[in-house]
Order: sequence, then structure tokens, then C1' cells
RNA sequence: CAGAGUGUAGCUUAAUGGUAGAGCAUUAGCUUUGGGAGCUAAAGGUCGCUGGAUCAGUACCAGCCACUCUGA
Repeated sequence: CAGAGUGUAGCUUAAUGGUAGAGCAUUAGCUUUGGGAGCUAAAGGUCGCUGGAUCAGUACCAGCCACUCUGA
């Protein structure tokens, strides 16, 4: 430099146009002499950034940024 892919909660990730979920972790309660395990509940997301098409975008289109892979 060229091509391709990925970007969503603290971490790992789901969601093929109609209010963004799950597991682990965190907090509180129950249980236990205590811890751990278990059960219940809660909190935590401007969905990488900007713009566009659309009644409506995490999902489509364009640009930018970061990372990864391949080639030179």
C1' cells in the first nucleotide's frame, strides 16, 4: 500500500428493521457457627464515532477510528 473480518454491560457474547437479552463477575437478602456452595432480587449499555436512506436502525449504505488476518 491492497483485500477481508471484528467493534454491544467489568469480562465472554446473543439479537437478519419495531421497547437490547444471557452466562460469569458485582451488590443486597435468605441459608450456614463462619466461609464456600446453593436460592431469590437488584444495579450495570448514549450498541466504536459521524453522516445518509427509512415512519422506525444494534442490524442497511458511506466515511473515519481501533484491533485482527492475508498478500505485496
The RNA shown here (transfer RNA) has 72 nucleotides and comes from Rhizophydium sp. 136. The coordinates come from a structure-prediction model, not an experiment, and the mean pLDDT is 80. Rfam family: tRNA. Gene Ontology term of the family: triplet codon-amino acid adaptor activity. From the family's description: Transfer RNA (tRNA) molecules are approximately 80 nucleotides in length.